[in-house]
RNA sequence: ACCCUCGUAGCUCAGCGGACAGAGCGCCGGAUUCCGGAUCCGGAGGUCGCUGGUUCGAUCCCAGUCGGGGGUA
Numbered sequence: 001a002c003c004c005u006c007g008u009a010g011c012u013c014a015g016c017g018g019a020c021a022g023a024g025c026g027c028c029g030g031a032u033u034c035c036g037g038a039u040c041c042g043g044a045g046g047u048c049g050c051u052g053g054u055u056c057g058a059u060c061c062c063a064g065u066c067g068g069g070g071g072u073a
């Protein structure tokens, strides 16, 4: 330099072009307990890496760009 791949919540990851974008763990509050842990109930937390484009509509398709990983040199 070129090619492939990944980037979504604090972490690990889901998510047929259309619903308020989800789960587990973690965090906060409550119940329970003598106090914790475990369990149960509730809650907060996301400009879907960034910028454009296509479309009536984009996390999803296209282009560029940034970052991680891998490959050919």
Stems, first nucleotide, its partner, number of pairs: 001072007010025004018056001027043005049065005